A computed fold for a 72-nucleotide RNA from Vicugna pacos, annotated as transfer RNA. The sequence is in RNAcentral, with records from Rfam. Rfam family: tRNA. The family's RNA type in Rfam is transfer RNA. The organism belongs to Vicugna, within Eukaryota.
RNA sequence: GGGUAUAUAGCUCAGCAAUAGAGCACAUGCUUAGCAAGCGUGAGGUCCUGGGUUCAAGCCCCAGUACCUCCA
Repeated sequence: GGGUAUAUAGCUCAGCAAUAGAGCACAUGCUUAGCAAGCGUGAGGUCCUGGGUUCAAGCCCCAGUACCUCCA
């Protein structure tokens, strides 16, 4: 330099164009003498950035950035 895959909550990851979710972690309540575990509740998101298509984009298209992998 060229090809390919990925980018969504603190972490690991889902998400058929039509209200953004799960597990773990965190906060809190119940329980306990207390802790852990268990059960319930809650907080936490510019869906990498900028454009385009569309009535509507996390999803489709283009460019960029970061990273993975392959080729040279």